c-di-GMP-I riboswitch aptamer from a Bacillota bacterium, 88 nucleotides, folded computationally. It matches the Rfam family "c-di-GMP-I riboswitch aptamer". Rfam's curators write: GEMM was predicted in a large-scale screen for bacterial structured RNA regulatory elements. The model forms 100% of the base pairs in the Rfam consensus. It was read from a public genome assembly, where an Rfam model found it.
[in-house]
RNA sequence: GAUUCAUAUCAGCAAACCCAGUGAAAGCUGGGGACGCAAAGCUAAGGGGGCUAAGGUGCAAGCGCGCUAUGCCAGCCCGGCCGCCGGA
Numbered sequence: 001g002a003u004u005c006a007u008a009u010c011a012g013c014a015a016a017c018c019c020a021g022u023g024a025a026a027g028c029u030g031g032g033g034a035c036g037c038a039a040a041g042c043u044a045a046g047g048g049g050g051c052u053a054a055g056g057u058g059c060a061a062g063c064g065c066g067c068u069a070u071g072c073c074a075g076c077c078c079g080g081c082c083g084c085c086g087g088a
Base pairs, nucleotide, nucleotide: 004087005086012037013036017032018031019030020029021028022027035075041081042080043079046078047077048076049073050072051071055068056067057066058065059064
């Protein structure tokens, strides 16, 4: 330096849920809170998959229903980039 991950150490992140805000929604932000995570750091303009449907559009007498991402999810998967400590 590269690869890898048994046990630790110093650290880190923060699920569900609650409160406040924001958004049409999915979701996101802040505070609380810890289910867990060796990348639960970044990347949605690398690829797949999933969620929502404002707007658009089709149907409908109508209530509404269907389709659709330019909106989202990295704690869904495969990649890419950066990276702490210790051991083999």